[in-house]
């Protein structure tokens, strides 16, 4: 000191969370020792038991037990004297301290600093005195009441108890004359000591008064009647309304009174860099309280914790009449609670009370006990030790790690244990602690380690298990079969007698900002002005000294913190000294600044004179155009309205048009980022009244100023009240459309309202989302209103005030602002502090109402948000391309059949592929096989591979035949034995077989674990990088722009310059020519033949190798002198010549685990292997792709011409022969430019003549052919017979731009056989393209965005369900409290009476008064049927409101 978390990424705003420190803690796991501390935070709840305040015989009377002595004696004892001194009493002092607690208290209670009108026992230092008398009373004794507590009565007695008399240095009162008031003795060693009285000093203690400081709430704004003051009196120790009588009417309050809530205050403690914030245990100071409320008595001191009286609640005793009690003292008990100790020892020390003292008392205190509650210290061993042991874990199988760790060897003994000695604390004596601390000796590594964490923050990683389950989680978030995040293990990290968790406080948080924040768009400027209080305030000189500054003094308790030192072995802890305590009071000094007082000034502000502009405001009048209505004329069938229509109007005459009239409202053009106004707002013209502003000059006043909490007036539209008015428009409403619906958008009508007058309302996205004022800080260009100057008189220069655009510095998160600031400063006001809940509820104020102003909480989320970036998207825009549309041509969709798919069926109909980009696809060919599926039957190291071990090779094995069986398989017979080396030995190796063991095998799952391959966008023109530059950054630039291209193709320009993958080219093929080469090819010339058949030739064709050729190269035009485009020439070919191969970065978790490979999982006498049969060929139906047709551009028959690619030895098969034919027989040639398939077909000629036909051929019957082990399920073909549907195909949809479509046949792969499919080949051979508005797809630039899983996106509200908190509510329960009245205990006071010398005492009355009662309010809280909205909740319903022009721009 920061970090995580909003986003695809970025910057900012902003909240949430974490890391730190702390605690009187608690809980979980664990636990060796010691020192020092701490220990009911909750029920100020209730308390059994014991103890916590007594002491003095040197104040007094009396005097028990016991002891001694004497006397008497019935030997039991009795009695006398002395000693003795218990218990109780009178009296004195103490008990008001010490100890506890924090309920109350927001207060002179506390803190701090002052003050005057006071008291003070004991103590202190002085002065004076202590003379002489008296009357009682307890104890005690007797009688007596009561259960008890406790009394009553008679009698006796003492005092340092009580009362007078005398005296009075000080003292008190006074009218200044005078008056008043004391005392006590005791002890003694006879020296004295302790006392007493009066007065007075000091100390300490206490009471009272004052300044300042001391929590929250204004949803508490008024409060107070002894209240505020005065006079007099009373009262007190003392001032004082403290109390009373009278008089006055004050006092307090926005600088927060009163009321409500909460709380003991402080030194300090915790935290923090500090300022601060939180807190007030232990220790210390003060206060308050003592079961609750009231009261006084005694006393120096109390309104008294262990005293009294009364009332109340509770508990206990009781003989029922009446009594007793108060742990918030120390222990302890119950209860409450997450939670807090022993019914211990001692007065040895320190201190307190009493006493002359000894001493007694002391749960104050000192100690001990319990407790890891905290802080501090120590230990649980040290050294050596590699075979890097074993075991564990991981593994790429090699190893790694645990790990010098262990074992082993060599040592040590702190602590604990055991034994011995043994303190200080005490000055003579006295030691609870305590046989403690400490010291010595002994034994033995011996008795002593856990807890949390390991995804990021945050230090530490693997395996297994689990499979959105179980679970984790402080925040973000993990878990749906490869989890470093769950659980276990190994390993690692952290701390350590502790470690984690929870709770709370401060910090981080500059997240309340004084130090130290903000308000255009993130939360935040009041809608706007006037103005009160308040705050702030120009210039010059002087005075004062409140603030301010400097210095001195007093105080700021101790402890604590800090610094230095010292003592316990160290430390914690303790002790000593210092500093500090930032404060308050007071004295002295200074006079700059602020302030105050008074004198001047004119720059701020105002005044005066002269001009000026203006939709500024109010009232009255007036004008024309238009709309609608009414009247009349002309005129006839429609008008109106819309995307298209209809509702509506019109033959009863509309619309249209002409003339006349009425009414109301608004003011075209001018008109302008023009003007005016504080804002809202203001627009025809004229008049009247009136506010403000600007310019120019002068005079005067002399700071008169700025802002402005409350307050007051203003304030669009809508709305409300009363009365008018009502043309047009037009919520509501009605109808018509649209639509799935349409309570909307569109249309036809139409009421309030809009208008006027008066009165309310008081809000708007009332916006520049920007408060007001003042000063300062570059400019440029417009425009409005004035002034000045110049000249060429319509321009230029300049100045003041407005209103705009651009722009520098500066500011800003960015966008942007920028002399009209969002810049630099000052002054004042208002406002903000995460999102939702909510501008809501409750309360209050205002309002006729609607509603407005003020304004929360519970609960819930981890975000909500601003600006900008890159994409994607838009029923946004621009440009461009493509058989995309259009223009054409032929199809599909209808029929029959083929084929694939879905569905259905089935034992099985194996599996995969599903928009384009699945569906004649994998499959270039399912009768068996294939085959993966089904039924059945077999096998289990296996159908197949490689090892190892053992055995065997006259044994097995192979082949053939036969038998059983559906077959696999089993059985029988026959037959065949085997390779190399050789030491000739079954010796070695190989091969084969058997048994066993490792393992094989899987078309089983996961294409969402993967490789490879493929599809698609798309042969679209794009996709990127380096360096530089710009930007805080994501990113941008380059790649955009102007042209051009098929193309990011090229040119030009440019903060870019270059480069890469793509494009193009290089490759293959076709088209032209040349060269080379001529066999199996060719034949012009020569000869020859039925025939290029042969000789011959290779010129041509052709074949196949190598070359040439095309490059916008040339010319014209155009373009920018470019790139290019266009026309032309030449050329076989012309602008990419045609075709192919070639597929950038990437997208679709696209496809494939069933081609292959492969991780993980699963099966292992089966999910493997074999085999027979069946199935993949099913069939109500739906779809895709094809074939054949519906006919005459045709069919049939006949005739006969012209190709090219290819294939062929288990093959192609000529010729010949047979059959109607499929085909068969025989058989030549051919390893193929030689032979064969092979015949090309469309073409041509004839007939048919528009018909379900001489079209069409499905279906079916019969008979055959071929392949094959086998054509039943289930092949193809042939002949004869049969002759369905179909007459050009709805909505819709598809291919194709030239040798293309269309049409015609031929070949091939697979293959025993089988295709209308697929892959190729050639023959014949068109039509059309104006063009880019529209549909689809794509590219590029730009724009909007709330999308980023990216529009198949996002997202809103009602309803339904569950849960949560909350408002209202008839009421009900309780707390607090004001006021009035009633009653009134104890008590003191007052008055009277009795008594007395007087007091005391007794008694009566009065007012006051606690508790209590009655009545009526206020306020707070709990519950409450029902009810309101709100929040939350993977997959509910209805719609589609918002985000794109969101499909009607959105919002207030």
């Nucleotide at each position: 000191a920061g970090a995580g978390u909003u986003u695809g990424a970025u910057c900012c705003u902003g909240g949430c969370u974490c890391a730190g420190a702390g605690c009187g803690a608690a809980c979980g796991c664990u636990g060796g020792c010691g020192g020092c501390a701490a220990g009911c935070c909750u029920a100020a709840c209730a308390c059994a038991u014991g103890c916590a305040a007594g002491u003095c015989g040197a104040g007094c009377g009396a005097g028990a037990a016991a002891u001694u002595a004497g006397a008497c004696u019935u030997c039991g004892g009795u009695u006398u004297a002395a000693u003795g001194g218990a218990a109780a009493g009178c009296g004195g002092c103490g008990a008001a301290c010490g100890g506890g607690u924090g309920a109350g208290u927001a207060a002179c209670g506390c803190g701090u600093g002052g003050g005057a009108a006071u008291u003070u026992a004991c103590c202190u230092a002085g002065g004076a005195g202590u003379g002489g008398g008296g009357a009682a009373u307890a104890a005690c004794u007797g009688u007596u009441g009561g259960a008890a507590a406790c009394g009553a009565u008679a009698g006796c007695u003492a005092a340092u108890a009580c009362c007078g008399c005398a005296u009075a240095c000080g003292c008190c009162c006074u009218a200044a004359g005078g008056g008043g008031g004391a005392a006590a003795g005791g002890c003694u060693u006879c020296g004295g000591c302790c006392g007493c009285u009066c007065u007075a000093u000091g100390a300490g203690a206490a009471g009272c008064c004052c300044g300042c400081g001391u929590c929250c709430g204004a949803u508490u704004a008024g409060u107070u009647u002894g209240u505020u003051g005065g006079u007099g009196a009373g009262g007190u120790a003392a001032u004082g309304g403290c109390u009373c009588a009278c008089c006055a009417a004050g006092g307090c309050g926005a600088c927060g009174a009163u009321c409500c809530g909460u709380a003991g205050c402080u030194g300090g403690u915790c935290u923090g860099a500090g300022g601060g914030g939180a807190u007030g245990a232990u220790c210390a100071g003060c206060c308050a309280c003592a079961c609750u409320g009231g009261g006084a008595c005694u006393g120096a001191g109390a309104c008294a914790c262990g005293g009294c009286c009364c009332a109340g609640a509770c508990u206990c005793c009781u003989a029922c009449g009446g009594g007793a009690g108060g742990c918030a003292g120390c222990a302890g008990u119950g209860g409450g609670g997450a939670a807090u100790a022993u019914u211990g020892g001692a007065c040895a020390a320190u201190g307190g009370g009493c006493g002359c003292a000894a001493g007694c008392c002391u749960g104050a205190u000192c100690c001990a006990g319990c407790c890891a509650u905290g802080c501090c210290g120590c230990g649980u061993g040290a050294g050596u030790g590699a075979a890097g042991a074993a075991g564990g874990c991981c593994c790429u199988a090699g190893g790694g790690u645990u790990g010098u760790a262990a074992a082993g060897c060599u040592c040590u003994u702190u602590c604990a244990g055991c034994g011995g000695g043994g303190a200080a604390g005490a000055u003579a004596a006295u030691g609870a602690c305590g046989g403690u601390a400490c010291c010595c000796a002994c034994a033995g590594a011996a008795g002593a380690a856990g807890c949390c964490c390991c995804g990021g923050c945050c230090a530490a990683c693997u395996c297994c298990g689990u499979g959105c389950c179980a679970g984790c989680a402080g925040c973000c978030g993990c878990g749906g079969u490869a989890a470093g995040a769950c659980g276990g293990a190994g390993g690692g990290g952290g701390c350590u007698a502790g470690c984690g968790u929870u709770g709370c406080u401060c910090g981080g948080a500059a997240u309340u900002a004084c130090u130290g924040g903000g308000c255009g768009u993130a939360a935040a400027g009041c809608g706007a002005g006037c103005g009160u209080a308040g705050g702030c305030g120009g210039c010059u000189a002087a005075a004062c000294a409140a603030g301010u500054u400097g210095g001195g003094g007093g105080u700021g308790a101790a402890a604590g913190c800090c610094c230095g030192g010292a003592g316990c072995u160290c430390a914690a802890c303790u002790c000593c000294g210092g500093a500090a305590c930032u404060g308050c009071c007071u004295c002295c000094a200074a006079a700059a600044c602020u302030g105050c007082c008074a004198c001047a000034c004119u720059a701020g502000a105002g005044u005066u004179c002269g001009g000026g502009a203006g939709a500024g405001g109010a009232g009255a009048g007036u004008g024309g155009a238009a709309u609608u209505c009414c009247c009349a004329g002309u005129g006839u069938a429609g008008a109106g309205g819309u995307g298209a229509a209809a509702u509506u109007c019109g033959u009863a005459g509309a619309u249209a048009u002409u003339g006349g009239g009425a009414a109301g409202a608004a003011c075209a053009c001018c008109a302008g980022u023009g003007g005016c106004g504080a804002a809202g707002g203001c627009g025809g013209c004229u008049c009247u009244c009136u506010g403000g502003c600007c310019c120019g000059g002068u005079u005067c006043u002399g700071a008169c100023g700025c802002u402005g909490a409350g307050g007051c007036a203003c304030g669009a539209a809508a709305g409300c009240g009363u009365g008018g008015g009502g043309a047009g428009c037009g919520a509501a409403c009605a109808g018509g459309a649209u639509u799935a619906g349409a309570u909307a958008c569109c249309c036809u009508g139409g009421u309030a309202g809009u208008c006027c007058a008066c009165g309310c309302c008081g809000u708007a996205a009332a916006c520049g989302a920007u408060g007001a004022g003042u000063g300062c800080u570059a400019g440029a260009c417009g425009u409005c209103g004035g002034g000045g100057g110049g000249c060429u008189u319509g321009c230029c220069c300049u100045u003041c005030g407005g209103u705009g655009u651009c722009g520098c510095a500066g500011c800003u998160a960015a966008c942007g602002c920028a002399u009209u600031a969002a810049g630099c400063a000052c002054u004042c006001c208002g406002c903000c502090u995460g999102g939702g809940g909510a501008g809501u509820a409750c309360g209050g104020c205002c309002g006729c109402a609607a509603g407005g102003c003020u304004a929360a909480a519970a609960c819930u989320c981890a975000a909500a948000g601003g600006a900008a970036u890159u994409g994607a998207c838009g029923g946004g825009g621009g440009c461009c391309c493509g058989c995309a549309c259009a223009a054409g041509c032929g199809g599909u969709g209808g029929a029959g059949c083929a084929u694939g798919u879905g569905g259905u069926u089935u034992a099985a109909u194996u599996c995969g592929a599903c928009g384009c980009a699945a569906c004649g696809c994998g499959a270039a060919g399912a009768a068996c096989c294939u085959u993966a599926c089904c039924a059945g039957c077999c096998c289990u190291u296996g159908a197949c591979a490689c090892g190892c071990u053992a055995g065997g090779u006259c044994g097995c094995g192979g082949a053939a035949u036969c038998c059983a069986g559906a077959g696999a398989u089993g059985g029988a017979u026959u037959u065949c034995u085997u390779c190399a080396g050789u030491u000739c030995g079954g010796c070695u190796g190989g091969a084969c077989c058997u048994a066993g063991u490792g393992c094989a095998g899987g078309u089983g799952c996961u294409g969402c674990a993967u490789g490879g391959c493929u599809g698609u966008c798309g042969u679209c023109a794009g996709c990127u990088c380096g360096u530089g530059u710009c930007g805080u950054g994501a990113g941008a630039u380059g790649u955009u722009g102007g042209g051009u291209u098929a193309a990011g193709u090229c040119c030009c320009g440019c903060a870019a310059c270059g480069a890469g993958c793509g494009c193009a080219a290089c490759c293959c093929u076709c088209a032209u020519c040349c060269u080379u080469a001529g066999u199996u090819g060719c034949c012009a010339u020569c000869a020859u033949u039925u025939a290029g058949u042969u000789g011959g030739g290779c010129a041509c064709u052709u074949u196949a190798a190598g070359g040439a050729a095309a490059c916008u190269g040339c010319c014209g035009g155009u373009g920018a002198u470019a790139a290019g485009c266009u026309g032309g020439a030449g050329g076989a070919a012309g602008g990419u010549g045609g075709g192919g191969a070639u597929g950038a970065c990437g997208u679709c978790a696209a496809g494939u685990c069933c081609u292959c490979a492969u991780g993980g999982c699963c099966c292992u006498u089966a999910u493997g292997u074999g085999u027979u049969g069946g199935g993949c060929u099913a069939c109500a139906c739906a779809c895709g792709u094809g074939c054949u047709a519906c006919a005459a551009u045709g069919g049939u028959a006949c005739u006969u011409a012209c190709a090219g690619u290819g294939a062929g030895a288990a093959g192609c098969g000529a010729a010949g022969a047979g059959g109607c034919g499929a085909c068969u027989c025989c058989a030549a040639g051919c390893u193929a430019a030689u032979c064969u398939c092979a015949a090309a077909a469309a073409a041509g000629u004839a007939c048919c003549u528009c018909a379900g036909u001489u079209c069409g051929g499905a279906u079916u019957g019969c008979a055959c052919u071929c392949u094959g082990c086998a054509a039943c399920u289930c092949g193809a073909g042939u002949g004869c017979a049969u002759g369905a549907a179909g007459c050009u195909g709805g909505a819709a949809u598809u291919a194709c731009u030239a040798g293309u479509a269309a049409u015609c046949g031929c070949g091939g792969a697979u293959c025993a056989g089988c295709g209308c499919g697929c892959c190729g080949c050639g023959g014949u051979g068109a039509a059309u393209a104006c063009g880019u508005u529209c549909c689809c797809g794509g590219g590029u630039c730009u724009u909007g965005u709330a999308c980023a899983c990216a529009c198949c996106g996002c997202c809103c509200g009602u309803c339904a369900c569950a849960c949560c908190a909350u408002g209202g509510a008839a009421g009900u329960u309780g707390g607090u409290u004001a006021c009035a009245c009633c009653u009134u205990a104890a008590g003191g006071c007052a008055a009277g009476g009795a008594u007395u010398a007087a007091a005391a005492u007794c008694u009566u009355u009065g007012a006051c008064u606690a508790c209590g009662g009655u009545a009526c309010g206020a306020u707070c809280a709990g519950c409450g049927a029902c009810u309101g909205g709100g929040g939350u909740g993977a997959a509910g319903u209805c719609g589609u409101a918002a985000c794109a022009a969101g499909g009607u721009a959105g919002c207030c």